The prediction has a mean pLDDT of 81. Large-subunit ribosomal RNA, domain I from a Chloroflexota bacterium, 556 nucleotides, folded computationally. The source organism's lineage runs through Bacteria, Bacillati and Chloroflexota. The full RNA is in RNAcentral, with records from ENA.

[in-house]
Context: one part of a larger RNA
RNA sequence: GGCACAGGGUGGAUGCCUUGGCGCCAAGGGCCGAAGAAGGACGCGGUAGACUGCGUAAAGUCACGGGGAGCCGUCUGCAGGCGCAAUAUCCGUGAAUUUCCGAAUGGGGAAACCCACUGGAGCGAACCUCCAGUAUCUCCUGACUGAAUCUAUAGGUUUGGAGAAGGGCACCGGGAGAACCGAAACAUCCAAGUAACCCGAGGAACAGAAAACAUUCCGCCAGUAGUGGCGAGCGAACGCGGAGCAGCCCAAACCCACUGGUUUACCGGUGGGGGUUGUAGGACUCGACCGCCGCAAGGCCGCAAGGGAAAAAGUCGUUUUGGACUCGAACAGGUCUGGAAGGUCUGACCGCAGAGGGUGAGAGUCCCGUAGAGCAACAAAACGAACUUGCGUCGAGCACCUGAGUAGGACGGGGCACGCUAAUCCUGUCCGAAGCGGGGAGGACCACCUCCCAAGGCUAAAUACCGUUGGCGACCGAUAGUGAACGAGUACCGUGAGGGAAAGGUGAAAAGCACCCCGACGAGGGGAGUGAAAUAGUACCUGAAACCGUGUGCCU
Numbered sequence: 001g002g003c004a005c006a007g008g009g010u011g012g013a014u015g016c017c018u019u020g021g022c023g024c025c026a027a028g029g030g031c032c033g034a035a036g037a038a039g040g041a042c043g044c045g046g047u048a049g050a051c052u053g054c055g056u057a058a059a060g061u062c063a064c065g066g067g068g069a070g071c072c073g074u075c076u077g078c079a080g081g082c083g084c085a086a087u088a089u090c091c092g093u094g095a096a097u098u099u100c101c102g103a104a105u106g107g108g109g110a111a112a113c114c115c116a117c118u119g120g121a122g123c124g125a126a127c128c129u130c131c132a133g134u135a136u137c138u139c140c141u142g143a144c145u146g147a148a149u150c151u152a153u154a155g156g157u158u159u160g161g162a163g164a165a166g167g168g169c170a171c172c173g174g175g176a177g178a179a180c181c182g183a184a185a186c187a188u189c190c191a192a193g194u195a196a197c198c199c200g201a202g203g204a205a206c207a208g209a210a211a212a213c214a215u216u217c218c219g220c221c222a223g224u225a226g227u228g229g230c231g232a233g234c235g236a237a238c239g240c241g242g243a244g245c246a247g248c249c250c251a252a253a254c255c256c257a258c259u260g261g262u263u264u265a266c267c268g269g270u271g272g273g274g275g276u277u278g279u280a281g282g283a284c285u286c287g288a289c290c291g292c293c294g295c296a297a298g299g300c301c302g303c304a305a306g307g308g309a310a311a312a313a314g315u316c317g318u319u320u321u322g323g324a325c326u327c328g329a330a331c332a333g334g335u336c337u338g339g340a341a342g343g344u345c346u347g348a349c350c351g352c353a354g355a356g357g358g359u360g361a362g363a364g365u366c367c368c369g370u371a372g373a374g375c376a377a378c379a380a381a382a383c384g385a386a387c388u389u390g391c392g393u394c395g396a397g398c399a400c401c402u403g404a405g406u407a408g409g410a411c412g413g414g415g416c417a418c419g420c421u422a423a424u425c426c427u428g429u430c431c432g433a434a435g436c437g438g439g440g441a442g443g444a445c446c447a448c449c450u451c452c453c454a455a456g457g458c459u460a461a462a463u464a465c466c467g468u469u470g471g472c473g474a475c476c477g478a479u480a481g482u483g484a485a486c487g488a489g490u491a492c493c494g495u496g497a498g499g500g501a502a503a504g505g506u507g508a509a510a511a512g513c514a515c516c517c518c519g520a521c522g523a524g525g526g527g528a529g530u531g532a533a534a535u536a537g538u539a540c541c542u543g544a545a546a547c548c549g550u551g552u553g554c555c556u
Base pairs, nucleotide, nucleotide: 001555002554003553004552005551006550008548009547015541016505017504020476021475022473023472024471025470026469027468029466030465031167032166039101040100041099042055043054044053046078047077049075050074051073061095062094063093064092065091066090070082071081072080106115107114108113116134117133118132119131120130121129122128136164137163138162139161140160142158143157144156145155171202172200173199174198175197182189186229216243217242218241219240220239226234227233247458248457249456250403254273255272256271257270258269259268260267261266278436280402281401282400284397285396286395287394288393289392291300292299293298302391303390304389305388306387315385316384317383318382319381320380321379322378325374326373327372331347332346333345334344336343348365349364350354356368357367358366408431409430410429411428412427413426414425418443438453439452440451441450442449492499493498512540515527516526517525518524
């Protein structure tokens, strides 16, 4: 030095486990903010570093309800206390307090700091301290001023009142809008109206009540018809089936009241009534009928709707559901094994409960629960009451109204699955109607036919997304599953935008090794003791391999 065997160190794989994740389903919730948000800084404990909670009333205060013997949050003790039968801790609901920064708003500022003014308070003149108010913009209101321009108006200043601002993961509407990539190159095209950016809104948003086959969403139709350097690709609709269903209000004609300009004609304004459509409708005039009482004003009855769609309004009651929480069946034995019984054996029982979890190993009957019942405040829904609002029909006449720089056209662009011969939709430039004897559409265009009534507005549900609670999983099981099972968006890195970890497991119970010895009053170890086990000793379950020693034998 090699080989073999034995027994170790190191290391942390593997197995087992799960506090944490991931996904789906169901139910339910969805905006917060000048009454100062979201997010933070700094504080608050007997002791106090971090987390959690809270805010000078500071791990908390008050009220009501629940609950019932323990408690003073966690790591986590020590010291000292509170409570024990209704008055603790704790849970639910409501209220109070809520420093400083932050839209931050008295001024400033290198956020969590500095400095003011006015009024008031502290014996209060000064200093100092405390309390309240003091930003900007928009609208309304009043006051004071005040041009061209005499009166006036515009404008300016300002009291009071209301509103806005800022934030929000994802979802939504709009504005503006790439490139890589694909086309096996590349330019039309594609990627894609995607990403990033900006504005805005809400719990949903958008759309939506016919110049039509309501709006929205899903499954088909169908990768079809089409479109396309007819390449790559893009890609409907009609129709069918489902989810969910809901319809309304103005402008105008005309009437009434008030009122302006202006001057006797006209042009208006504000409010109220009226009215809302395409077999045209409405206004106006006339006629007929028009629930009951009353001369009339009005009252009663009938129908319909409404507590947030279409104007407003959240009052009461009943029921149901949720709701801190409450009740909730049934098992013993052993000289069986074991540290421990829930295992095993023997003999029973409950079950509308044999879901699940825990307990010293596999527990329907030990504990928490489960099935099934019950429940305050409060919340939601449905129904009812009260209340509020709305409600003529027919015929004839008349020819007053029925949304204009609009519809439409030309050119250009965009959007429609459609890249144009291109209907439909939007509009930059230039033109530009009719007006009910009217007008639009049915994929160029014309005729006929059919359907409809633009140029005003509102509208729930079905849909999207995100928390919460519950259930489930041929989902993961610590290099997996979230980046994060652990004081994780932490430590750390970066000027910054930003990037971003590693790290779980003693034991049933700390019973976490009293005492002795070696050692430096160490580290570490040897005894002793605990424990079922200490080769379970906190560097702790199991403990693979690489790698490093030791002993013995053989060979060289």